This is a predicted structure of a 693-nucleotide part of an RNA (large-subunit ribosomal RNA, domain II) from Ziziphus jujuba. Rfam family: Bacterial large subunit ribosomal RNA. NCBI's taxonomy places the organism under Eukaryota, Spermatophyta, Magnoliopsida, Paliureae, Ziziphus.

Context: one part of a larger RNA
RNA sequence: GCCGGCGACUUUUAGGCAGUGGCUUGGUUAAGGGAACCCACCAAAGCCAUAGCAAAAACGAGUCUUCAUAGGGCAAUUGUCAUUUCUUAUGGACUCCAACCUGGGUGAUCUAUCCGUGACCAGGAUGAAGCUUAGGCGAAACUAAGUGGAGGUCCGAACCGACUGAUGUUGAAAAAUCAACGGAUGAGUUAUGGUUAGGAGUGAAAUGCCACUCAAACCCAGAGCUAGCUGGUUCUCCCUGAAAUGCAUUAAGGCAUAGCAGUUGAGUGGACAUCUAAGGGUAAAGCACUGUUUUGGUGCGGGCCAUGAGAGUAGUACCAAAUCGAGGAAAACUCUGAAUACUAGAUGUGACCUCAAAAUAACAGGGGUCAAGGUCAGCUAUUGAGACGAUGGGGGGUAAGCUUCAUCGUCGAGAGGGAAACAACUCGGAUCACUAGCUAAGGCCCUUAUAUGACCACUCAGUGAUAAAGGAGGUAGGGGUGCAGAUACAGCCAGGAGGUUUUCCUAGAAGCAGCAACCCUUAAAAGAGUGCAUAAUAGCUUAUUGAUCGAGAACUCUUGCAUCAACGAUGAACGGGGAUAAGCGAUCUGCCGAAGCUGUGGGAUGUAAAAAUGUAUCGGUAGGGGAGUGUUCCACCUAAAGGGAAGCACCCGCAUGAGCAGUGGUAGAUGAAGCGGAAGCGAGAAUGUCAGU
Numbered sequence: 001g002c003c004g005g006c007g008a009c010u011u012u013u014a015g016g017c018a019g020u021g022g023c024u025u026g027g028u029u030a031a032g033g034g035a036a037c038c039c040a041c042c043a044a045a046g047c048c049a050u051a052g053c054a055a056a057a058a059c060g061a062g063u064c065u066u067c068a069u070a071g072g073g074c075a076a077u078u079g080u081c082a083u084u085u086c087u088u089a090u091g092g093a094c095u096c097c098a099a100c101c102u103g104g105g106u107g108a109u110c111u112a113u114c115c116g117u118g119a120c121c122a123g124g125a126u127g128a129a130g131c132u133u134a135g136g137c138g139a140a141a142c143u144a145a146g147u148g149g150a151g152g153u154c155c156g157a158a159c160c161g162a163c164u165g166a167u168g169u170u171g172a173a174a175a176a177u178c179a180a181c182g183g184a185u186g187a188g189u190u191a192u193g194g195u196u197a198g199g200a201g202u203g204a205a206a207u208g209c210c211a212c213u214c215a216a217a218c219c220c221a222g223a224g225c226u227a228g229c230u231g232g233u234u235c236u237c238c239c240u241g242a243a244a245u246g247c248a249u250u251a252a253g254g255c256a257u258a259g260c261a262g263u264u265g266a267g268u269g270g271a272c273a274u275c276u277a278a279g280g281g282u283a284a285a286g287c288a289c290u291g292u293u294u295u296g297g298u299g300c301g302g303g304c305c306a307u308g309a310g311a312g313u314a315g316u317a318c319c320a321a322a323u324c325g326a327g328g329a330a331a332a333c334u335c336u337g338a339a340u341a342c343u344a345g346a347u348g349u350g351a352c353c354u355c356a357a358a359a360u361a362a363c364a365g366g367g368g369u370c371a372a373g374g375u376c377a378g379c380u381a382u383u384g385a386g387a388c389g390a391u392g393g394g395g396g397g398u399a400a401g402c403u404u405c406a407u408c409g410u411c412g413a414g415a416g417g418g419a420a421a422c423a424a425c426u427c428g429g430a431u432c433a434c435u436a437g438c439u440a441a442g443g444c445c446c447u448u449a450u451a452u453g454a455c456c457a458c459u460c461a462g463u464g465a466u467a468a469a470g471g472a473g474g475u476a477g478g479g480g481u482g483c484a485g486a487u488a489c490a491g492c493c494a495g496g497a498g499g500u501u502u503u504c505c506u507a508g509a510a511g512c513a514g515c516a517a518c519c520c521u522u523a524a525a526a527g528a529g530u531g532c533a534u535a536a537u538a539g540c541u542u543a544u545u546g547a548u549c550g551a552g553a554a555c556u557c558u559u560g561c562a563u564c565a566a567c568g569a570u571g572a573a574c575g576g577g578g579a580u581a582a583g584c585g586a587u588c589u590g591c592c593g594a595a596g597c598u599g600u601g602g603g604a605u606g607u608a609a610a611a612a613u614g615u616a617u618c619g620g621u622a623g624g625g626g627a628g629u630g631u632u633c634c635a636c637c638u639a640a641a642g643g644g645a646a647g648c649a650c651c652c653g654c655a656u657g658a659g660c661a662g663u664g665g666u667a668g669a670u671g672a673a674g675c676g677g678a679a680g681c682g683a684g685a686a687u688g689u690c691a692g693u
Stems, first nucleotide, its partner, number of pairs: 001693002004690003011091001013089004018084006026048003032042002052059001062074004094232002101222006112196001114194007121186001123155003126151001130147006159183003164179004198214001201209002235628006245258002249254001259383001261380006268373001272348006284336001285334002290330001292328007301319002303316002306313002350370006386411010416427003431602004436598003442592003445577003451589001453588002456585001458583001470564002474561008483552001491548001493546003497521003502516001504514001527542001531540002603618006629682001631679004636674001640670001647666002650664001651662001653660002
């Protein structure tokens, strides 16, 4: 892991609503008694009900409040006793699981210190004090040699330890092995006997050790401690069906209450759409107020400056109040002001039956029913972590699959089709069956069901099939402005001159370093010169003019599609193949396409109806309600059974399902059905538990 057994809402006593039953000439007993027990029976205290209102005296179908029926509150009626479900309280209270705390005991054969009695430490090295001899001196100190054998001395086995590495890690071993390492006459090691005990001991002190257990040992008991926490909680079908919000909380993953759900009852007639009306101060807009803001004019006052002995006076491209003109902006501005929303009123709307006639029709009308909506009351829940999308905001960086509100939608609790795949996007809400039909979104070259359809444009980038500012004679279209057979635009041929090398400046300055001026003449035209060039000239060119050529040319605004900008780590930005449409824009007609709708047949629920039948409904988590099935035992009735009961495995049939029959087989002694009752009453999950494998 698997298979099989066991395994969790129980029970006591009270209260509440509802159902059922008894009695209702109101109902009912409690403790206690009771001839063996349990009943029967007795027991009449008590409880509920029979009148309320008021704090109360009191009054009473009324009463209280109050000066006051001026108004208002409550009342103007009502069974009770059992029993069952649900629920509340009470106890272990659905079940399993703590770490702890308290009490009483057991431990120092492990280990920590201490006490008594013992044991052990190869070998080598070093060579303290002291002593002896010699030297030394007046006597010494002192010096030297020898002797001597000290030491928490040195090297190093046993022994004790454990710095490092490797192995081992379901080990040979619940701490070892190998290599290497520290101490090794000492605060040494060790044997044996004994002492100290749990908030206590012992501790060269590490929260160490105290029997593989230590920030408080172990055993038993209080004890089923407690757990707002996690896990688990067992048969079926039908109906309904949420919440993730407000407020409060030593509260935030809990609980109370309200909201939303179910169920029972009562009463109402509306929901929705259209129109009308009322209030408003949002969006927008505006600057009339409040503040804010740019600029121009006027310029109180100030600064600077001139003048004056001072008073003062004049000036100013400075600052600037106030005011005028033009122009912005505001959640906490408004002279204005929508759409929605909200409130009220009016009108309108679905299906069926019947009046309705033994020919038929009736969309008008009368009556009735149903569907859909909301209200009130009783009982009983869940929920109180929400998520994404759209719109309107706040926070943030007009960042986040971010966060926080409001109004909707979907998911949550929703399957099916589309979006390649994809809770929250899109279409659409699955009662069951069908090898029937029509559609939605989305599609129709192949993958892949369905037009390689029609028609008019665009695109050449494989753009489509990711992205901006910005760039660009891409391309298709639409405007505007002047020019053009009196010949435009471009090209080619020719001219482009003279006064003059203008004046100044300069070494030079001659169209072309620079400054000033920018005239006149000849002309078809030619600047006191557009660029290159020279030291300065020269030279080339240009504006401009003629000729040639012969029809459009130049500039600008704008629309569609395309282009560059475009840079990341496996190939990965049409789902792929591929395609110039099978891309993109407009128009048209077909078809495919879902559990949608329809068709045919069956089932269930609500409601109407005597029925036939009609009508509406039947996705669903938490949760609520209803109806059933099975297991064990009991009571009644008792069938069946060695001519084969229960059980077991297969086959076959029935039922919406839990489940229930039947033949044959095996088995070998019990045991249905029916109407009821009672529960140790249904397992796949709990790192469940026991056994097997």